[in-house]
Context: one part of a larger RNA
C1' cells in the first nucleotide's frame, strides 16, 4: 500500500420489510443440456450462457452428411498467346449441376490495335479451416456505483504518504468549514433529444367559432386563422420569495404563488480499471494449416432426432367469468412487387371484379369498458392439447417441414413442494394495435405505441450487493 475478517462505525440501492402480480405442478412454444444420428453446422456456459449471436432454417439461407461433377477455379485482378460478338430462342441427356445441337447476331479505329466474351498458359486466388491465450476494432459485467489520478510543495533511507483526511451537508470527491497543502485533469452536475405550461410567427393535407350556400348524413363547398393541431424561435423553476433550524453549505413546511417544486418524469451519455470475460462465423489482421481439396458448383437430406433433464415464455385451471347481440373511444407506425375503401361469391379462410392514395389528403384499424340476455359452480356453455376429414393461401416446391379457415373430437388442468423472480406511480396488474426481418412462417419472441389503472414502505435488527473511515492478519 492493496485484499480479506461469521472486527467496529456512518451512508446507500426493489438489498431486506411492507404490498401486488408471476416462477416451481399442467398442456404447448423456444432455447440448451444429455443421448441418438451418415449429419443432427458452429458459437455463447455463475452472477455477467440457455425466445443469446439468428431483425424470419421448406429450395436457397448452410457453414453439417450423402450423392453427382469442376480445377486460373462460383467470384476479382495483372501478363502474353490463341478465338469469337455477348446476351438471348428452341430441341435432346441428365436428379441438377452439366453436356450436346439448333436459330440470330458487334462497338472503336490513327487499320497497329483496342473495349467486350470464351479458351490455353504463368502470377496472385479460395478457405465459416485453427489459435480471442498473438492482436485492432466492437460488446458484457462491477455500475451510471463516486470514485480515479496528475503538476509543485512538504514528510517520510525507502515503498509511500499528504492533498483525496475531520465536523456538518448532498443523488453525487455536491458543496461549506477546517487543515502542510496549493492548484488542476477524468469522472458527478450542466450543456443534448423528448414530455408537461405560455408565448411569436407561419397555416395545408390539419381545423371550424363567427358569416354565407348545399345534402339523407359528412369541413361537403365558399371563406376564416379564432380555436385544435402541426412546425419554428423563445420564455418559465433558480431553494427566487415567507417561516423555523444552522455560522455556512444546507434542511424541514398540508406554505404561498404557479401548469410544473426542490435533479419534475423519460432518454441518450457508462471514469481509470477488474474478470488473459465474449466474438478469428459481422469485419480486418499476425502466425500456423489445406491447395484436383479443409477451395467450388448442384440434387437430396440435416439443423425440426427423443427415455429423460433444465432456463425463459404462451394459454389456462373459470362467474371479477365463458358465450350471444348492441353501442363508443387511441396512440406509434406501414404502404406502388404495396395499402386496398366499397361490390358481388363463399359459413370462413379467401376469391372475382374495382375507386382512392407515392400519402397531416387515400388504405390499413382496436381490444378490454359499456348496454342487453343467457350459463349457477359442474372436469361443466371452463380448457383448448391432441387427431379425423374437407378446404384456402404463399411458393419452382408445404413428405420429411409452412401458416390459416370450416366441421368432427374434445387430453392434461380444479391455483402447483422445497425454494423463487418483477415492480416504488401513470409505475404493478390487465387490454389491444403498430414495425423490422419477411414470397410465406412455425412471432407466444425481440424492439415500440396507447386504453384501463391499483396496493405498499413502521424501518435497517437481518440477506445480498455497494460506497467512505478505522482496526486485525502468518495473505499479496
Nucleotide at each position: 500500500u492493496g485484499a480479506c475478517g461469521g472486527g467496529g462505525g456512518c451512508c446507500c440501492g426493489c438489498a431486506c420489510a411492507a404490498g401486488c402480480g408471476g416462477a416451481g405442478g399442467a398442456a404447448c412454444a423456444u432455447g440448451u443440456g444429455g443421448u441418438u444420428u451418415a449429419a443432427u453446422u458452429c458459437g455463447a456456459u455463475g452472477a455477467u450462457a440457455c425466445g443469446c449471436g439468428a431483425g424470419g432454417a421448406a429450395c436457397c439461407u448452410u457453414a453439417c452428411c450423402c450423392g453427382g461433377g469442376c480445377u486460373u477455379g462460383a467470384a476479382c485482378u495483372a501478363u502474353g498467346g490463341u478465338g469469337g460478338a455477348c446476351c438471348g430462342u428452341u430441341c435432346c441427356a441428365g436428379a441438377g449441376a452439366u453436356g450436346g445441337a439448333u436459330c440470330u447476331u458487334c462497338c472503336c479505329u490513327u487499320c497497329g490495335g483496342g473495349g467486350c466474351c470464351g479458351c490455353c498458359a504463368u502470377g496472385g486466388a479460395g478457405g465459416u479451416g485453427c489459435u480471442g491465450c498473438a492482436u485492432g476494432g466492437u460488446u458484457g459485467u462491477c455500475g451510471u456505483c463516486a470514485g480515479c489520478u496528475c503538476g509543485u510543495g512538504c514528510c517520510g533511507u525507502g515503498a509511500g504518504g499528504u492533498g483525496u483526511c475531520g465536523g456538518c451537508u448532498u443523488a453525487a470527491g455536491u458543496g461549506c468549514c477546517a487543515u502542510a497543502a496549493c492548484g488542476a485533469g477524468c469522472g458527478c452536475a450542466a450543456c443534448c433529444c423528448u414530455u408537461u405550461c405560455c408565448g411569436u410567427c407561419a397555416g395545408u393535407u390539419g381545423c371550424c367559432a363567427u358569416c354565407a350556400g348545399g345534402u339523407a348524413a359528412u369541413g361537403c363547398u365558399g371563406g376564416g386563422g379564432a380555436c385544435u393541431c402541426u412546425g419554428u424561435c423563445g420564455g418559465u423553476a433558480c431553494u427566487g420569495c415567507c417561516a423555523u433550524c444552522g455560522u455556512a453549505a444546507g434542511a424541514u413546511g398540508u406554505g404561498a404563488g404557479g401548469a410544473a417544486g426542490g435533479u419534475g418524469g423519460g432518454g441518450a451519455u457508462g471514469a481509470c480499471g477488474u474478470c488473459a470475460a465474449a466474438u478469428c462465423a459481422g469485419c480486418a489482421c499476425g502466425g500456423c494449416c489445406c491447395u484436383u481439396a479443409c477451395g467450388u458448383c448442384c440434387g437430396g437430406g440435416g439443423c425440426u432426432a427423443c427415455a429423460c433433464a433444465c432456463g425463459u415464455g404462451u394459454u389456462a385451471c373459470a362467474a371479477u367469468g365463458g358465450g350471444g347481440g348492441g353501442u363508443a373511444c387511441a396512440g406509434a407506425g406501414g404502404g406502388c412487387u404495396g395499402c386496398c375503401a366499397c361490390u358481388c361469391g363463399g359459413c370462413g379462410a379467401c376469391g372475382a371484379g374495382g375507386a382512392g392514395c407515392c400519402a397531416a389528403u387515400c388504405c390499413c384499424g382496436a381490444a378490454a369498458a359499456c348496454c342487453u340476455c343467457u350459463c349457477u359452480c359442474a372436469g361443466u356453455u371452463c380448457g383448448g392439447a391432441c387427431u379425423g376429414g374437407a378446404g384456402u393461401c404463399u411458393g419452382c416446391a408445404a413428405c420429411c417441414c409452412g401458416a390459416c379457415u370450416c366441421c368432427a373430437c374434445g387430453a392434461a388442468g380444479c391455483u402447483g413442494g422445497a425454494u423463487u423472480c418483477g415492480c416504488u406511480a401513470g409505475u404493478a396488474a390487465u387490454c389491444g394495435c403498430g414495425c423490422a426481418u419477411c414470397a410465406g412462417c412455425c412471432a407466444u419472441g425481440g424492439c415500440g405505441c396507447g386504453g384501463u389503472g391499483a396496493a405498499u414502505a413502521c424501518g435497517u435488527u437481518c440477506c445480498c450487493g455497494g460506497g467512505c473511515c478505522u482496526u486485525g492478519u502468518a495473505c499479496a

Description
A computed fold for a 476-nucleotide part of an RNA from an uncultured bacterium, annotated as small-subunit ribosomal RNA, 3' major domain. The prediction has a mean pLDDT of 81. Its Rfam family is "Bacterial small subunit ribosomal RNA". Gene Ontology terms of the family: structural constituent of ribosome and ribosome. The full RNA is in RNAcentral, with records from ENA.